[in-house]
Context: one part of a larger RNA
RNA sequence: GAUUGAACGCUGGCGGCAUGCCUAACACAUGCAAGUCGAACGGAAACGAUGGGAGCUUGCUCCCAGGCGUCGAGUGGCGGACGGGUGAGUAAUGCUUGGGGAUCUGCCCAGUAGUGGGGGAUAACUCGGGGAAACUCGAGCUAAUACCGCAUGUGCCCUGAGGGGUAAAGGCUUCGGCCGCUAUUGGAUGAACCCAAGUCCGAUUAGCUUGUUGGUGAGGUAAAGGCUCACCAAGGCGACGAUCGGUAGCUGGUCUGAGAGGACGAUCAGCCACACUGGGACUGAGACACGGCCCAGACUCCUACGGGAGGCAGCAGUGGGGAAUAUUGGACAAUGGGCGAAAGCCUGAUCCAGCAAUGCCGCGUGUGUGAAGAAGGCCUGCGGGUUGUAAAGCGCUUUCAGUAGGGAAGAUAAUGACGGUACCUACAGAAGAAGCACCGGCUAACUCCGUGCCAGCAGCCGCGGUAAUACGGAGGGUGCGAGCGUUAAUC
Numbered sequence: 001g002a003u004u005g006a007a008c009g010c011u012g013g014c015g016g017c018a019u020g021c022c023u024a025a026c027a028c029a030u031g032c033a034a035g036u037c038g039a040a041c042g043g044a045a046a047c048g049a050u051g052g053g054a055g056c057u058u059g060c061u062c063c064c065a066g067g068c069g070u071c072g073a074g075u076g077g078c079g080g081a082c083g084g085g086u087g088a089g090u091a092a093u094g095c096u097u098g099g100g101g102a103u104c105u106g107c108c109c110a111g112u113a114g115u116g117g118g119g120g121a122u123a124a125c126u127c128g129g130g131g132a133a134a135c136u137c138g139a140g141c142u143a144a145u146a147c148c149g150c151a152u153g154u155g156c157c158c159u160g161a162g163g164g165g166u167a168a169a170g171g172c173u174u175c176g177g178c179c180g181c182u183a184u185u186g187g188a189u190g191a192a193c194c195c196a197a198g199u200c201c202g203a204u205u206a207g208c209u210u211g212u213u214g215g216u217g218a219g220g221u222a223a224a225g226g227c228u229c230a231c232c233a234a235g236g237c238g239a240c241g242a243u244c245g246g247u248a249g250c251u252g253g254u255c256u257g258a259g260a261g262g263a264c265g266a267u268c269a270g271c272c273a274c275a276c277u278g279g280g281a282c283u284g285a286g287a288c289a290c291g292g293c294c295c296a297g298a299c300u301c302c303u304a305c306g307g308g309a310g311g312c313a314g315c316a317g318u319g320g321g322g323a324a325u326a327u328u329g330g331a332c333a334a335u336g337g338g339c340g341a342a343a344g345c346c347u348g349a350u351c352c353a354g355c356a357a358u359g360c361c362g363c364g365u366g367u368g369u370g371a372a373g374a375a376g377g378c379c380u381g382c383g384g385g386u387u388g389u390a391a392a393g394c395g396c397u398u399u400c401a402g403u404a405g406g407g408a409a410g411a412u413a414a415u416g417a418c419g420g421u422a423c424c425u426a427c428a429g430a431a432g433a434a435g436c437a438c439c440g441g442c443u444a445a446c447u448c449c450g451u452g453c454c455a456g457c458a459g460c461c462g463c464g465g466u467a468a469u470a471c472g473g474a475g476g477g478u479g480c481g482a483g484c485g486u487u488a489a490u491c
Stems, first nucleotide, its partner, number of pairs: 001491004006487005013363006019356002021321001026319003030316003035078003040075002043071002047069002050065007085274003094199007103191002108187008116150001118148002125140006155166004170179003200246003207237003212234008249271004253264004276297005299310004327353001329352003335349001336347004366396004376387004400432001402427005410418001435480005440461003446475005456463002
């Protein structure tokens, strides 16, 4: 000098665009953050319309009717594996770059062939029981795109090549069809695995290893493989740093620097890991699953003491920690996602608004004229000098802010949270808007007063003990300016 996710002190007018718990991966009250489909199904708790009936206060109450709009709870499907958060762990099961073959892939695209005929249950519901609750048990009834046989076998799988095994589901319809379902081939996308090279510090860590290294066979997996097991062999790694210890998510990049390099890895983007701590599997195309399940533990809460409930490293917000970091806001209008044939519903993703000079950028706080060089202040050699065209005065303008009127684009037909916002016009009036640090040298900027090695200053050198340009105040000056200094940190 440049830089920062900064903080602190003094000060503070406006706007645009960004950014905002770096500390306790500490604990969390409350609300919301993942639902959707009635065009899969049996149905009807609520609301509404319609029709019928009863009561009457003549416009209300009650009852009946799933026939209708719809729809709580339930069965079923798809989605909850995305999106969002955090960086604890991890020095390699990670990441980056480049390769590889032994794999899977819902929804999507293209192709081929099908979608025949049956069965038994079960939730909801009703009845009964247990429990404080969470919830749960028994009996009975019922549906399906839920479940299970049979048929068919283009195919596909296995094979000892004879053979064996193996599927389906319907719904809606304007009757044209549309959406599905099954099997399989190919693609696309996504994912899993393997290899090579690179990837911080310590030798005051020198030896490490027994499923360890390899083979055969088997099991297991979507798949190669000691991944696992039986047997056999005795290997494998290591000063080109194994092992151990410490530290750390990695990268695109960011900062700095002429570069080489050094430091860092906030925001944005890619990958990885984690979801109170540890372990485990289930379901599924995909998880060993943040807002799923089970077990154990710590903690918190409820309890009728028998037993239960919970997991903000989602968005807000609270306590705590800290030098320090925001609203318990609006909207699904846009973009995108889930479900749905669609209408649509959901979406703290997202888009916006709020707060903060936290940063960057832009603008303003007037402009012209004005010498009696006014008054006041300060200095003085008492003549004057300086503040200083500065002010006042006179003329002018109105950016921004303010008030009023109009008022977008963002939206393709409709639909705008932002927002009566941006922007435009009019009006009034210099009106509402300047500070901070420094002035001994480095380093731009000097005098007076006070103090008297005191009080104090200080980045280094050093100032202060009675004439201090170095302390404190004042006048003046210098630098930057809605900021200016200080501290911390990096180059």